[in-house]
About this RNA: c-di-AMP riboswitch aptamer (ydaO/yuaA leader) from an Acidobacteriota bacterium, 157 nucleotides, folded computationally. The coordinates come from a structure-prediction model, not an experiment, and the mean pLDDT is 76. Taxonomically the source falls in Acidobacteriota (Bacteria, Pseudomonadati).

RNA sequence: AAUGAGCUGAAGCCUAAAUCGCUCCGCCCUGUCUGGAGCGAUGCGGGGGACCCAUCGAGGUCGUCGCGACCUCGGGGCGUAUCCGGCCGCGCGGCCGGUAGAGGAACUCCAACCUCGAGCCCGUCAGCUAACCCCGUCGGCGGAUUGGAGGCCCACA
Numbered sequence: 001a002a003u004g005a006g007c008u009g010a011a012g013c014c015u016a017a018a019u020c021g022c023u024c025c026g027c028c029c030u031g032u033c034u035g036g037a038g039c040g041a042u043g044c045g046g047g048g049g050a051c052c053c054a055u056c057g058a059g060g061u062c063g064u065c066g067c068g069a070c071c072u073c074g075g076g077g078c079g080u081a082u083c084c085g086g087c088c089g090c091g092c093g094g095c096c097g098g099u100a101g102a103g104g105a106a107c108u109c110c111a112a113c114c115u116c117g118a119g120c121c122c123g124u125c126a127g128c129u130a131a132c133c134c135c136g137u138c139g140g141c142g143g144a145u146u147g148g149a150g151g152c153c154c155a156c157a
Base pairs, nucleotide, nucleotide: 012141013140014139018042019041020040021039022038023037024036025035043137044136045135046134047133048132053127057073058072059071060070061069062068063067074125075122076121077120078119083098084097085096086095087094088093101116102115103114104113107150108149109148110147111146112145
């Protein structure tokens, strides 16, 4: 000097996903710190649920055509994750390119750049919705995207 491993690392990042209290268990010579589980509360997030209001469908075929008949299609929730086109494939599906939308190290705006644009659930049932009722509070990353304007915080004096 290079490479590898470990530790630490700022006002960390996505997400609603955090904080506090109590009890029990574990660690422990004692004490303290610390870990796990359960319960509760606060905060944050989601669903159901009146009056009023809104809605009471879409496509195709036929006909005696301002309507009628027949056939086909359930609906909804969480989430940014919706929609379009092309290719491969018997099909389920896979791949590629876009796109509504979403994210990028305390806040807002502008610009550029880099990413995501998934997945899951209910089970024939739910529009909005006061009172009221119910549920969640996981998981995954990282040493990093920059510039400008405004504003804020900390430290020092």